This is a predicted structure of a 93-nucleotide RNA (c-di-GMP-I-GGC riboswitch aptamer) from a Chloroflexota bacterium.
It was read from a public genome assembly, where an Rfam model found it.
Its mean pLDDT, the model's own confidence on a scale to 100, is 88.
The organism belongs to Chloroflexota, within Bacteria.

[in-house]
Parts: sequence; structure tokens; C1' cells
RNA sequence: CCCGAUAAAGGCAAACCCGGCGAAAGCCGGCGACGCAAAGCCAUGGGUCUAACGGCAUCCACGAAGAUGCCCACGAUCGCCAGGCCGCCGAAG
Repeated sequence: CCCGAUAAAGGCAAACCCGGCGAAAGCCGGCGACGCAAAGCCAUGGGUCUAACGGCAUCCACGAAGAUGCCCACGAUCGCCAGGCCGCCGAAG
């Protein structure tokens, strides 16, 4: 350094629920543990999610307004994959 034990000391915290933020995805805090050897950090590549704003179309009272559908990320997700950076311990190999 690779590697990851019925090891040791610990760590993180899914879903549900409660409060808050947000248009939403989702995020923050509390509770709680599904799990995680990086489930630590980074949105760099890919994937996935949302669609506020914007664009197009349709409906309509064919002005406006409203509604619906489609497209759109400089929004989100690192507990989707890859990559980068840092990191506890030391069995077998």
C1' cells in the first nucleotide's frame, strides 16, 4: 500500500413521525435504526428526481385571466455509479 475479521474502540443514521425552509425534488433540526469499512467531504463525468422561471401547444368567455399537457436546471441526489481528496483499526492473505 492492497485487503476487510463473529477482532477492538468508536462513528454515521434509512423509513415512519414531529417542527421549520422550499413551487417541487429535497434540505435542516428532533425522535428513531434500515443498513453502511468510508453511509466522511467534493456536483467533476454519467444516471435519476423536481420544473419555479421560461418556451410551445390545447381548452376556454378565443381580450385578459385561468386550467391542462409537453420541453427545459446554473435546482436536487455523494445512502445511484464512477472519479478526486482526507481518514480509525490491524486478523488471514